[in-house]
RNA sequence: GGCGAGAUCGAAUAAUGGGAGUUCGCUGGGCUCAUGCCCCAUUGGUGUAGGUUCGAGUCCUACUCUUGCCA
Numbered sequence: 001g002g003c004g005a006g007a008u009c010g011a012a013u014a015a016u017g018g019g020a021g022u023u024c025g026c027u028g029g030g031c032u033c034a035u036g037c038c039c040c041a042u043u044g045g046u047g048u049a050g051g052u053u054c055g056a057g058u059c060c061u062a063c064u065c066u067u068g069c070c071a
């Protein structure tokens, strides 16, 4: 330099163009003499900038970062 894959709450991981979910964690409450376990609730997220569309995590373009292959 060329080609490909990926970027989603604090961590991990889903999501046919149509209400962004699950598990763990944090916080609050319940339970307990108390801690833990268990139960309930809450919190918090789509790498950046544009475009297409009635509607974008998803499609298109550029850029940033990570990673693999080739040279």
Stems, first nucleotide, its partner, number of pairs: 001070007010024004018054001025043001027041004047063005